Background:
Predicted 3D model of a 75-nucleotide RNA (transfer RNA) from Pseudolabrys sp. Its Rfam family is "tRNA". Rfam's curators write: Transfer RNA (tRNA) molecules are approximately 80 nucleotides in length. Its family is annotated with triplet codon-amino acid adaptor activity in the Gene Ontology. The RNAcentral record of the sequence draws on ENA and MGnify.
[in-house]
RNA sequence: GGGCAGUUAGCUCAGCGGUAGAGCAUCCCGUUUACACCGGGACGGUCGGGAGUUCGAUCCUCUCACUGCCCACCA
Numbered sequence: 001g002g003g004c005a006g007u008u009a010g011c012u013c014a015g016c017g018g019u020a021g022a023g024c025a026u027c028c029c030g031u032u033u034a035c036a037c038c039g040g041g042a043c044g045g046u047c048g049g050g051a052g053u054u055c056g057a058u059c060c061u062c063u064c065a066c067u068g069c070c071c072a073c074c075a
Base pairs, nucleotide, nucleotide: 001071002070003069004068005067006066007065010024011023012022013021018055026042027041028040029039030038048064049063050062051061052060
């Protein structure tokens, strides 16, 4: 330098045009003498940044950044 994949909640990941979700974690309640387990609930997101297309973008296009893998080149 080229190619591919990825970036979404504190963590691990879904969602691939039509109001952003799950599990774990945290907090509260129930249960228990108490803790744990279990059940219920709550909290938590400028969807990596910017621009474009569209009535409408997490999703499509362009660009930038970062992460991983592969290839090439140089001394």